Predicted 3D model of RNase P RNA and transfer RNA as a complex of 471 nucleotides. Rfam match: Bacterial RNase P class A.

């Protein structure tokens, strides 16, 4: 220098001036509020809401079916489907990157269109091949011919039968390469190689992995189809829930008062409660709590390859409720892009690199708390820093 | 804010591994009519919202996006 990988930072900054909301002060006013002053005032995803907590509340969430999530191993966490190491299989020349990776679909069921003969305790269409039967040829014998008889035979049809080597279909066709052996053929047998299981060792805490002996010669996909193991999950959600004010107007219909209702979405036990459900009409759309300090953030040591954990220090100010957090305008930054200038490349250039000064332009996107967290997904202009791999020049 | 539920032809639905993806209504063209409706024939018209993934095979099974669409409060 060019390529490619991973990972991180950051979502401008200042100051003027008009605005918004909450809080706190003053001040005016019976209160409602209304004026000034001052402090604060959105994100890395505040977004989808897809998953996991926390919190309420229904019994301190029990028990058992049903059904749901998860799924190589070992750790991390409050808790995951989330993240770290590591193991396996796939993909790169490499850094690296992918995997819903349990059941070698040996508990069982069940699917597999369409070609194909045959698709699941396989299967003879073509081809190959032994016997057997007709026919022809060819040879040999007997016969005067006509014809018989026989063959180590050759071709052609058929018949009972053997054959998974080769065609051919198909996403998939019962190990591969050679040999032996066969009428042809086959793990039928033999060597080698892949691959499976068993049993030993040795090395990992483990998935695993390497070595060795032995077996049978081959075991098919499919579980994001049932199913089977194994962990795991009670349901509901701040419109949970709670306390104050105000308003109006009930009605049918069904179940129920000791069990056939009801306590949240399936059931059945249990426990609680006396009243519940559906439907039609009315009425209020109000204040407080919850409600923002939490598995917080950031720095240093220490332990761990890491995830993360733990000491100590220090920081702590978003809480609206139809919803604030913004407009404008200066100056200035990282960067970009045109232009001017200046050096290389042969000279001058319309051309390529490179440079620094000036000028002009931009200086942005994705987006908006609403109960709080961890997490994944996904969307971001226009940068920036860094670790590693490869390729090429040079030293 | 929270729960849910659908996207197949122009409209309104079917179809839930293996069809050339259907039905109806709408359109087009032809019969029939003087002309029009109705009628009867035929015809055309689909990346099954995208994208990725299981699978020999995906509208269908599984993941994520995008788009629409319902439903809630509290008191008699």
């Nucleotide at each position: 220098u060019g390529g490619g990988u991973c990972g991180g930072c950051a979502a401008g900054a200042c100051g003027g001036u008009c605005g918004c909301g909450u809080c706190g002060g003053c001040u005016g006013g019976a209160g409602a509020c209304a004026g000034c002053c001052g402090c604060c005032g959105a994100g890395g995803a505040a977004c989808g809401u897809c998953c996991g907590g926390g919190c309420u509340c229904c019994a301190g969430a029990g028990g058992g079916c049903a059904g749901g999530a998860c799924g190589g191993u070992g750790g991390g966490u409050a808790a995951c489907a989330c993240c770290c190491a590591c193991c396996c299989g796939g993909g790169g020349c490499a850094a690296c990157c992918c995997g819903c990776g349990a059941g070698a679909a040996c508990a069982g069921u069940g699917c597999a269109a369409c070609a194909g003969a045959a698709a699941g305790c396989a299967g003879a269409c073509c081809g190959c091949c032994u016997u057997c039967c007709u026919c022809g040829c060819u040879c040999g014998c007997c016969g005067a011919a006509a014809g018989g008889c026989g063959a180590c035979g050759c071709g052609a049809g058929g018949a009972c039968g053997g054959u998974a080597a080769g065609g051919g279909u198909g996403a998939a066709a019962c190990g591969g390469u050679g040999g032996u052996g066969u009428a042809a053929g086959a793990g039928a047998c033999c060597a080698c190689c892949a691959g499976c299981g068993g049993c030993c060792g040795c090395g990992g805490u483990g998935a695993c992995g390497c070595g060795g002996u032995c077996g049978g010669c081959u075991a098919g996909g499919u579980a994001a189809a049932c199913c089977u193991c194994g962990u795991u999950c009670g349901g509901a959600g701040c419109a949970a829930g709670g306390u104050c004010a105000g308003a109006c107007a009930g009605g049918a219909c069904g179940c129920g008062u000791u069990a056939c209702g009801g306590g949240u979405g399936g059931c059945c036990c249990g426990c609680c409660c006396a009243g519940c459900g559906u439907c039609c009409g009315g009425g209020u759309a109000g204040a407080c709590c919850g409600c923002u300090g939490g598995a917080g953030g950031c720095g240093u040591g220490c332990g761990g390859c890491a995830a993360c954990g733990u000491a100590c220090g220090u920081c702590g100010u978003a809480g609206a409720u139809a919803g604030a957090u913004g407009g404008c305008c200066g100056u200035c930054c990282a960067g970009c892009a045109u232009c001017c200038c200046c050096g290389u490349g042969c000279u001058c250039c319309u051309c390529a690199c490179g440079g620094u000064c000036g000028a002009u332009g931009u200086g942005a996107a994705c987006a908006g708390a609403a109960c709080c967290c961890g997490g994944c997904g996904u969307a971001u202009c226009a940068g920036c820093c860094g670790g590693c791999c490869c390729a090429u020049u040079c030293c | 804010g929270c729960g849910c539920c659908c996207g197949u032809a122009g409209c309104u639905c079917a179809g839930c591994g293996g069809a050339u993806a259907g039905a109806g209504c709408a359109a087009u063209u032809g019969a029939c009519u003087a002309c029009g409706g109705a009628u009867c024939a035929a015809u055309a018209g689909g990346c099954c919202g995208g994208g990725g993934g299981u699978u020999c095979a995906a509208a269908u099974c599984c993941c994520u996006c995008c788009g629409g669409g319902c439903g809630c409060a509290c008191c008699a």